Source information
Transfer RNA from an Acidimicrobiales bacterium, 73 nucleotides, folded computationally. Its Rfam family is "tRNA". By type it is a transfer RNA. RNAcentral records the identical sequence in 2 taxa. The RNAcentral record of the sequence draws on ENA and MGnify. Its mean pLDDT, the model's own confidence on a scale to 100, is 82.

[in-house]
RNA sequence: GGGGCCGUAGCUCAGUGGUCAGAGCAGGGAACUCAUAAUUCCUGGGUCGGAGGUUCGAUCCCUCCCGGCCCCA
Numbered sequence: 001g002g003g004g005c006c007g008u009a010g011c012u013c014a015g016u017g018g019u020c021a022g023a024g025c026a027g028g029g030a031a032c033u034c035a036u037a038a039u040u041c042c043u044g045g046g047u048c049g050g051a052g053g054u055u056c057g058a059u060c061c062c063u064c065c066c067g068g069c070c071c072c073a
Base pairs, nucleotide, nucleotide: 001072002071003070004069005068006067007066010025011024012023013022018056027043028042029041030040031039049065050064051063052062053061
C1' cells in the first nucleotide's frame, strides 16, 4: 500500500428499512434469612464509532474518515 470482518447499555451480544432500540450478566432498591449467598419482584442506564449521501422514513443501504482483529504484498 491492497483486501476481508467487526464497532449497538458498564461487559457479552441480538436487532439487517417503519412500531417505543432489546436480551443475558453486572449496578441500585425491595421481599425471603439470625445473617450472608442463592432465589423472586421492581428499577436506572443508549448522540447505535464520526461525517455526508439515498429514501416519505436509516442501527440497517452507499461513500469517506477513525478505531480493533485477520490475510496478502